């Protein structure tokens, strides 16, 4: 100064809105419909890079099997652990019915 590696994914929550469903309030042709309403606690349903939590890959370290091979070294299983590290963040836009910690983005910028 360069490169590449620091990961994937399922629940689930913070949170989010209003498509559906139910609550409300007015109608009507009233076992139901319609308009409106998310400043309606809620079910669907959207949801974290820095929120939980499982799995899978990946790393250390022991251990056991196989095949070549002078060996280095590859594959495979078992067990145990994980400094898979750290991580403040706008405005603005974007997509769904629609918004948000979704995406833009570990972006801009700050230290």
């Nucleotide at each position: 100064a360069g490169a590449g590696u620091u990961g994937g994914u399922g629940g689930c929550u913070a949170g989010g809105g209003u498509u559906c469903c139910g609550g409300u309030g007015c109608g009507c042709g009233c076992u139901g419909c319609g308009c409106a309403u998310g400043u309606c606690u809620g079910g669907u349903c959207c949801g974290a890079g820095a929120g939980c939590u499982g799995c899978c890959a990946c790393c250390g370290c022991g251990c056991g099997g196989g095949g070549a091979g002078a060996a280095a070294u590859c594959c495979c299983g078992c067990a145990u652990g994980g400094a898979u590290g750290c991580a403040c963040g706008g405005c603005g836009g974007g997509a769904u019915a629609a918004a948000a910690g979704c995406c833009c983005g570990g972006g801009a910028g700050a230290c």